Predicted 3D model of a 162-nucleotide RNA (Lysine riboswitch aptamer) from uncultured Dysosmobacter sp. The prediction has a mean pLDDT of 79. NCBI's taxonomy places the organism under Bacteria, Bacillati, Eubacteriales, Oscillospiraceae, Dysosmobacter.
RNA sequence: GAUAGAGGCGCGGUAUCCAUCAGUACCUCCCGCAAAGCCAGUGCAGCUGCGGAACGGGAAAGGGGCCACCGCCGAAGUGCCGGGCAAUGCCUGUUGUCCGGUUGCUGGGUCGGCAGAGAAGAUCUGCCGGACUGUCACAAGAGUUUUUUGUGAAGCGCUAUC
Repeated sequence: GAUAGAGGCGCGGUAUCCAUCAGUACCUCCCGCAAAGCCAGUGCAGCUGCGGAACGGGAAAGGGGCCACCGCCGAAGUGCCGGGCAAUGCCUGUUGUCCGGUUGCUGGGUCGGCAGAGAAGAUCUGCCGGACUGUCACAAGAGUUUUUUGUGAAGCGCUAUC
């Protein structure tokens, strides 16, 4: 360097179902009001009336859970850089989302705390901490080529073959 492979509450994707979103938005009827809304800005322009109430009607997207299938074991996630799209248009930003690049970071899941995302006490992401787990190194013990205990390291790792 090439090929194959291992980790386990392992990773990603897709579809059904389920709850959530929500008795919310919106529609209908009724009542009140003239300054309020459209991500942020003493910006420029444009658009829309706005709020309340009803034992009237009544969603969806996004986010998630279970299970199945598919693809996999830097699986993948995230930061940064560049670009597209959305939040009324422009400017300056911000947020979300998608694509590409990257020898930035993360071994893995899990539990707790904090921060952010989110409608959310769901869930996700990051950081810190705990024990666990796989791998390797070192030390000690048993044992005789395996195993136990402790310490440490990080996937740029480890195992097998060439």